[in-house]
Context: one part of a larger RNA
């Protein structure tokens, strides 16, 4: 030095586990905000820090209800000081009070959490815009602009879904320009729990249907297309869900909206809830054996190994002082205003519109034979004896009635709450994040963005002695186990030792 065997170190793979994720189903909710939101800063505890809670009344105050014998949130013990024990603490739910400063931030300013004002004894008030309404009042006579008061509203945030406006490029066409990607991404405005659409100037085809929306077919068909790449209907049929109305005036008649009371149901705390013992092994029984029991409950989780009968629960049944919502009943309520139902009569039938020229856009349809719809510009009818459409256009025929408006359901989505589930993951996986995670750290900034889980059933976390400055170790002790000893389950490999044997 090599090989082999044994025994260690280092390291953290593997196995097992799961507090966390991922996905789905069914309900709920679908908003919060000038009564100051979302999000923060700073405070707040007997005790330094972080998280949580709260706001100078500051891990809290008051009232009401529930439940209970212990309690003073977590990391996280310990000490101190307290609260409460049926006159009810802590905890859970409902309703109130308080709620610093910043933030739409709104008295003015500002480098957010700060500075400086005016009125008012104080509380409090003082932004802007819009709408309504009053006062005042120029050039300029009336007036108007302007100025100013009062009342009401708006403003900002929020995951997706929805409607409108603006609107790419990479890409594909095997290059590229029409075309495609795509009216997508993105930006922006606005709204709702859904939105939008919607009661035929629609289709159809000589038969007829009868608002809209969504799904399945029709069908990758008819078409469209440098007839390339591609794009791509409709009638009709089958389903889901169904709902129709208003808009002149007059008369009559009746009721609703609103408010109050009562009841119902649901939600926001909860309550009751069946049935097992022994022996054996073991550190421990839920295991094994023997003998039982319950079941409208053998879903699930926990308990020192695997428990229907030990615990929490589960099936099932019950429950609210208060608040909210649904439905119902009764009462009240005005004919002055606003809104509505029914009956009878009466009236109207949407003009710079339809259409046309030019230029664009939308329609599956790229100007094409291009109908239909929208309109920047220029024009411009008829008016029910009328008008639109039926894919150039004309006639016949059929069908409908534009230029005013409203409308539930079937449909889309999930920031969020509750319940349940998974031939989903199991710590290099699963969310970036199972841990002080959008943290540490990086960047001027926009922004980027980690690593990091596991002692044991229980800390019983090693008193005491010895070596040592300590770290650490050796005894002793605990424990089933300490090669479970605190980055502590298991403990692979690379890599590094020690002992022994053989070879050189």
């Nucleotide at each position: 030095a090599g090989c082999a065997u044994g025994u260690g170190g280092u390291g953290g793979a593997u196995g097992c586990c799961u507090u966390g994720g991922c996905g789905a189903u069914g309900a709920u909710a679908g908003g919060c905000g000038a009564u100051g939101a979302a999000g923060g800063a700073c405070g707040u505890g007997a005790u330094a820090g972080c998280c949580u809670g709260c706001g100078a009344u500051a891990a809290g105050u008051u009232c009401c209800g529930g439940u209970u014998a212990g309690c003073u949130g977590g990391c996280a013990a310990a000490u101190a000081a307290g609260c409460a024990u049926u006159u009810g603490a802590c905890c859970c739910g409902g309703a109130a009070a308080u709620u610093u400063c910043c933030g739409a931030a709104u008295g003015g300013g500002g480098a957010a959490a700060c500075c400086c004002a005016c009125c008012g004894u104080a509380a409090g008030g003082u932004a802007u815009c819009c709408u309504g309404u009053g006062a005042u009042a120029a050039a300029u006579a009336c007036a108007u602009a302007g100025u100013u008061g009062c009342a009401g509203g708006a403003g900002g945030c929020g995951a997706a879904c929805c409607a409108g406006g603006c609107g790419a490029a990479c890409u594909g066409a095997a290059a590229c320009a029409u075309c495609u990607c795509a009216g997508u991404a993105g930006c922006u405005u606005g709204a709702g729990g859904a939105a939008a659409a919607g009661a035929c100037a629609u289709c159809a085809a000589c038969c007829g249907a009868g608002a809209u929306u969504c799904c399945g077919a029709u069908a990758g068909u008819a078409g469209u297309g440098g007839c390339g790449a591609g794009c791509g209907a409709a009638a009709u049929c089958g389903g889901a869900a169904c709902a129709g109305c208003c808009u002149u005036c007059c008369a009559g008649u009746u009721u609703u909206a609103g408010c109050g009371u009562a009841a119902u149901u649901a939600u926001u705390a909860g309550c009751a809830g069946a049935a097992u013992g022994a022996a054996u092994u073991g550190g421990a029984a839920a295991a094994u054996u023997c003998a039982g029991c319950c079941a409208c409950a053998g879903u699930a989780g926990g308990u020192g190994a695997u428990a229907g009968c030990c615990c929490u629960g589960u099936a099932u049944g019950c429950g609210a002082a208060a608040a909210u919502a649904u439905u119902u009943a009764c009462g009240u309520g005005g004919a002055a205003c606003u809104a509505a139902g029914c009956u009878g009569g009466u009236a109207a039938u949407a003009a710079g519109u339809a259409g046309g020229g030019c230029g664009g856009g939308a329609c599956a349809c790229g100007u094409g034979u291009a109908a239909u719809c929208c309109u920047g510009u220029c024009u411009g009818a008829a008016u029910a004896u009328g008008g639109g459409g039926g894919g150039a256009c004309c006639a016949u025929c059929c069908u409908c009635c534009a230029a005013g408006g409203c409308u539930a359901a079937a449909u889309a989505c999930u920031c969020a709450u509750c319940a349940u589930c998974g031939a989903c993951c199991g710590a290099u996986a699963g969310c970036g994040a199972a841990c002080u995670a959008g943290u540490a750290c990086c960047g001027u900034g926009a922004g980027g963005g980690a690593a990091a889980g596991g002692c044991g059933a229980a800390a019983a976390g090693a008193a005491c002695c010895c070596c040592g400055g300590g770290a650490g170790g050796g005894g002793a002790g605990u424990g089933a186990a300490a090669u479970a000893g605190a980055u502590u389950c298991u403990g692979a490999a690379a890599c590094c030792g020690c002992a022994u044997g053989c070879u050189u």